[in-house]
Context: one part of a larger RNA
RNA sequence: UCUGGCGACUUACGGUAAGUGGCAUGGUUAAGAUUUUUCAUCGAAGCCAAAGCGAAAGCAUGUCUUAAUAGGGCACUCGUCCCUUAUCGUAGACCCGAACCCAGGUGAUCUAACCAUGACCAGAAUGAAGCUUUGGUGAUACGAAGUGGAGGUUCGAACCGACCGAUGUUAAAAAAUCGACGGAUGAGUUGUGGUUAGGGGUGAAAUGCCAAUCGAACUUGGAGCUAGCUGGUUCUCCUCGAAAUGCGUUGAGGCGCAGCGGUUAUUUAUGAACUCUCAGGGGGUAAAGCUCUGUUUCGGUGCGGGCUGCGAAAGCGGUACCAAUCUGUUGCAAACUCGGAAUACCUGAGAUGAUUUCAAAUAGCCAGUGAGACUAUGGGGGACAAGCUUCAUAGUCAAAAGGGAAACAGCCCAGACCAUCAGCUAAGGCUCCUAAAUAAAAGCUAAGUGGUAAAGGAGGUGAAAAUGCUGUGACAAUCAGGAGGUUUGCCUAGAAGCAGCCACCCUCUAAGGAGUGCGUAAUAGCUCACUGAUCAAGCGUUUUUGCGCCGAAAAUUUCCGGAACUAAGUUUUUUGCCGAAGCUAUGGAUAUAUUAUCUACAUAAUAUGUGGUAGAGGAGCGUUCCGCCCAGGGAGAAGCCAAGCGCGUAAGCCGCGGUGGACAGGGCGGAAGUGAGAAUGUCAGA
Numbered sequence: 001u002c003u004g005g006c007g008a009c010u011u012a013c014g015g016u017a018a019g020u021g022g023c024a025u026g027g028u029u030a031a032g033a034u035u036u037u038u039c040a041u042c043g044a045a046g047c048c049a050a051a052g053c054g055a056a057a058g059c060a061u062g063u064c065u066u067a068a069u070a071g072g073g074c075a076c077u078c079g080u081c082c083c084u085u086a087u088c089g090u091a092g093a094c095c096c097g098a099a100c101c102c103a104g105g106u107g108a109u110c111u112a113a114c115c116a117u118g119a120c121c122a123g124a125a126u127g128a129a130g131c132u133u134u135g136g137u138g139a140u141a142c143g144a145a146g147u148g149g150a151g152g153u154u155c156g157a158a159c160c161g162a163c164c165g166a167u168g169u170u171a172a173a174a175a176a177u178c179g180a181c182g183g184a185u186g187a188g189u190u191g192u193g194g195u196u197a198g199g200g201g202u203g204a205a206a207u208g209c210c211a212a213u214c215g216a217a218c219u220u221g222g223a224g225c226u227a228g229c230u231g232g233u234u235c236u237c238c239u240c241g242a243a244a245u246g247c248g249u250u251g252a253g254g255c256g257c258a259g260c261g262g263u264u265a266u267u268u269a270u271g272a273a274c275u276c277u278c279a280g281g282g283g284g285u286a287a288a289g290c291u292c293u294g295u296u297u298c299g300g301u302g303c304g305g306g307c308u309g310c311g312a313a314a315g316c317g318g319u320a321c322c323a324a325u326c327u328g329u330u331g332c333a334a335a336c337u338c339g340g341a342a343u344a345c346c347u348g349a350g351a352u353g354a355u356u357u358c359a360a361a362u363a364g365c366c367a368g369u370g371a372g373a374c375u376a377u378g379g380g381g382g383a384c385a386a387g388c389u390u391c392a393u394a395g396u397c398a399a400a401a402g403g404g405a406a407a408c409a410g411c412c413c414a415g416a417c418c419a420u421c422a423g424c425u426a427a428g429g430c431u432c433c434u435a436a437a438u439a440a441a442a443g444c445u446a447a448g449u450g451g452u453a454a455a456g457g458a459g460g461u462g463a464a465a466a467u468g469c470u471g472u473g474a475c476a477a478u479c480a481g482g483a484g485g486u487u488u489g490c491c492u493a494g495a496a497g498c499a500g501c502c503a504c505c506c507u508c509u510a511a512g513g514a515g516u517g518c519g520u521a522a523u524a525g526c527u528c529a530c531u532g533a534u535c536a537a538g539c540g541u542u543u544u545u546g547c548g549c550c551g552a553a554a555a556u557u558u559c560c561g562g563a564a565c566u567a568a569g570u571u572u573u574u575u576g577c578c579g580a581a582g583c584u585a586u587g588g589a590u591a592u593a594u595u596a597u598c599u600a601c602a603u604a605a606u607a608u609g610u611g612g613u614a615g616a617g618g619a620g621c622g623u624u625c626c627g628c629c630c631a632g633g634g635a636g637a638a639g640c641c642a643a644g645c646g647c648g649u650a651a652g653c654c655g656c657g658g659u660g661g662a663c664a665g666g667g668c669g670g671a672a673g674u675g676a677g678a679a680u681g682u683c684a685g686a
């Protein structure tokens, strides 16, 4: 991992409700008695109902409150008993699962410490004290040589340990192996026997160790502890179908009440709700505005202040400084509003549609939910960040399959009862992959733009508008001229068109500035303005706008899905076609309602439905056993193998053949150890 067994809503007693039934001359017995132990019969104690109100005394179809005879609250009838089902309560209460806590015991053959008694430590090195001899001294001291053999001394086996590396890691081993390493006469190592016990012991102290178990051992019991937590919970079909919100909570991943679902009954019915139209409402949002509250731009006015002049002071002046107020002007506001929408909401009237379908209310019973997600719009928080967070309104997903978006819960289209080798469409598409236009008309784009992005930049290119010049020749190009007074004056070392300042005239002219730029120390030189000639028809400037260009650097391989495309890109227009489980067609099933036939069951018709998680309701299939009835079996039961154009909407049912060798089936009822694929389930096998 697989296969096959086993494996989870039970039982008792109460409450509530529904259903079948009995009685209603109200219902019913309990313990117990009796009895073939059952069935039946006794047994009225008790319970429910028949009267309520009040805290109660109490009163009573009334009562309580109260001074009240007022007002108000409650009441002013619809039973009971068994059984079945659902659910709740009390019990282990659907099953499995703790870590813990408590009580009684068992452990020191591991290990910690200690006690008693034994055992062990190759070899080498160093050479303390003391002593001897000798030198030395007045005598000591002191020196030298020798002897000696101390030490938690040195090196290093056994032994004890375990710093490092590698191997090993479903190991040879639940701690080892190899190499290297520490101690190795000591606080050393070790054998045997003994002592200390869990709220405890022992500890050269690490919360270490106390039998592979230690922040409190193990074992049995309390014990099926408890688990607002995780996991699991077994056949089928049909009808309906949520929530992820509010309030409260030692509450936040749990509960209670409400909301939303199911189901039963009744009622709403000339109704309500939905949609549309009309009429009437309140509002203070968006936008806007500046009257108020604040804030703010530039002027006018200039209270008051500053500075300053005169003066002994009082005071009189000045001011290009600050500046109140008023006034004109320009903005801003969630906590500003003189005004003020669209929607939404409320009320009323009318219309429309359906067979009361949809909807609502009341009274019961049964729930689940109370982690929501994204998208669009309006807001708060954040950084006008987040697949962020928090509200509101709507949608989808959740609980929704199908088509489109290459793929893609939340986007677009559209809501799957079943069948069909029929048709029409939606979104989206129609060169090929790939179903359908290599469709039509008019443009644009040249960037593979399309098929990622901004500020900003540009004689890209199309369209529109305004304006200027132009056959008396524009614009561009080429040829030629571009002069004289004069080097104007000043300034300056110099200043000659061209450092700077002032002025900017006159002449000759077709035209030529007291000079547009380069240049020189200053001149010179080049050039421009301006003019003529040649040429020949359009040439400039400004604004708006379409499509493009640059700006443009990232980490697996490139953001068209790919091939590819100059349209198969893009704008506008047109006609076709494809395209879904949508709609239609044909046949069938089923739910609800109504109608018809009808005692009823049922049948038929019509209409509307039939996606679905949690969840509610309904109807069934199958398994084991029991009762009654029926029929079967050695002329072959059950089971197994194999098998059928078999039957049924499904769970399932039935039969031929083979095997097997003794029980077993159907109908109507009853009772349950009643259905497995999941629980790191459990047992066995492979």
Base pairs, nucleotide, nucleotide: 001686002685003684004683005682006681011091012090013089014088015087016086017085018084019083021081022080023079026048027047028046032042033041052059053058062074063073064072065071094232095231097229101222102221103220104219105218106217112196113195114194115193116192117191118190119189120188121186123155124154125153126151130147131146132145133144134143135142159183160182161181164179165178166177167176198214200210201209202208207216235620236619237618238617239616240615245258246257247256248255249254259369260368261366262365263364264363265362266361267360268359274353275351276350277349278348279347280346281345288337289336293333294332295331298328299327300326304322305321306319307318308317309316310315372397373396374395375394376393377392378391379390380389381388402413403412404411417588418587419586420585422584423583424582428578429577430576431563432562433561437575439574440573441572442571443570444569450565456550457549460547461546462545463544464543465542466541467540468539469538477534478533479532480531481530483507484506485505489501490500513528517526518525589610590609591608592607593606594605595604596603597602621675623672624671625670626669627668628667629666630665632663639659640658641657644654646653647652